A computed fold for a 346-nucleotide part of an RNA from an uncultured prokaryote, annotated as small-subunit ribosomal RNA, central domain. Its mean pLDDT, the model's own confidence on a scale to 100, is 87. It matches the Rfam family "Bacterial small subunit ribosomal RNA".
[in-house]
Context: one part of a larger RNA
RNA sequence: UUGGGCGUAAAGCGCGUGUAGGCGGUUUGGCAAGUUGGAUGUGAAAGCUCCGGGCUCAACCCGGAGAUGUCGUUCAAAACUGGCAGACUAGAGGACGGUAGAGCGAGGUGGAAUUCCGCGUGUAGUGGUGAAAUGCGUAGAUAUCCGGAGGAACACCAGUCGCGAAGGCAGCUUACUAAACUAUUACUGACGCUCAUGCACGAAAGCGUGGGGAGCAAACAGGAUUAGAUACCCUGGUAGUCCACGCCGUAAACGAUGAUUACUCGAUGUUGGCAAUAUACCGUCAGCGUCCAAGCGAAAGCGUUAAGUAAUCCACCUGGGGAGUACGAUCGCAAGAUUGAAACUC
Numbered sequence: 001u002u003g004g005g006c007g008u009a010a011a012g013c014g015c016g017u018g019u020a021g022g023c024g025g026u027u028u029g030g031c032a033a034g035u036u037g038g039a040u041g042u043g044a045a046a047g048c049u050c051c052g053g054g055c056u057c058a059a060c061c062c063g064g065a066g067a068u069g070u071c072g073u074u075c076a077a078a079a080c081u082g083g084c085a086g087a088c089u090a091g092a093g094g095a096c097g098g099u100a101g102a103g104c105g106a107g108g109u110g111g112a113a114u115u116c117c118g119c120g121u122g123u124a125g126u127g128g129u130g131a132a133a134u135g136c137g138u139a140g141a142u143a144u145c146c147g148g149a150g151g152a153a154c155a156c157c158a159g160u161c162g163c164g165a166a167g168g169c170a171g172c173u174u175a176c177u178a179a180a181c182u183a184u185u186a187c188u189g190a191c192g193c194u195c196a197u198g199c200a201c202g203a204a205a206g207c208g209u210g211g212g213g214a215g216c217a218a219a220c221a222g223g224a225u226u227a228g229a230u231a232c233c234c235u236g237g238u239a240g241u242c243c244a245c246g247c248c249g250u251a252a253a254c255g256a257u258g259a260u261u262a263c264u265c266g267a268u269g270u271u272g273g274c275a276a277u278a279u280a281c282c283g284u285c286a287g288c289g290u291c292c293a294a295g296c297g298a299a300a301g302c303g304u305u306a307a308g309u310a311a312u313c314c315a316c317c318u319g320g321g322g323a324g325u326a327c328g329a330u331c332g333c334a335a336g337a338u339u340g341a342a343a344c345u346c
Stems, first nucleotide, its partner, number of pairs: 003318003008299001012314001014201001016199002021194003025088005031082001033081002035077007042069001048066007091191001092188002097182003103177001106174004110154001115149004120144002125136002162169002206247006215241002220236004258313006266291009295302002319346003328339004
């Protein structure tokens, strides 16, 4: 490379957008690049294959035929692919109407709770644990009442709920903004699908500058436990966690399941529309779940939200270790990230 694969055995990029490229709906005409057929030229000889012959056989040699090409020229064909011209509406988009939502960024604002501060009441404990101790407390703690400060997070509602491409998103409110669904369906007329490179986004931790700092809490200190205890438990506690701006670019970034399209029994729950309402149900579209038919699967299981049946395009895999290491390159302030071997060994 071919082949075969990619939920759990190696293997789906974290997720979008989109360039080149690949692939692409129905129909008419004409073109003839691909495609198909005929003719002709060439494809040296030797070699190869088949047939026949010659050395006593064979190797070897001789003769004939064949095979060998993305080949050239020419004449045709027009189904399919392609290019050209025209038409269509089932894909795609889409004015007007309606709907639900923790979708996004910005401003404002609320209550509960923790902590701290101040006044009061009050007196000897409190706190913590398996049990304790460190700690706090007669300089008045814990408890309790009132007032104040400040930061962070939003109980109940709450739900296999909802929204978002993914990461993710939750008090309330204001304006801005994005996407989705649904319905009468005007209108455009293939405008589509996928996507190497590129670009954008991307939890937590971490980094830079400046703020902020209530609670929690790596590091660190002390107390316990223990043979030891650089831990688990306890008392403290700094980075950090929060905000603004800028980096980082990784996760079991998971459904360990790429995107799009078509097809293939049903049952049941639920969210949002529509239709019809007799207020019992039932139908339809788009999601989110559970159980199962066919089928698939090594099995467990999957099963219209496929891991079934097919098509198009992309990414990736090719025994374990060495190793996601070394070297080089690119990116980064750094941490490091991306790309990514070999010797050797089993």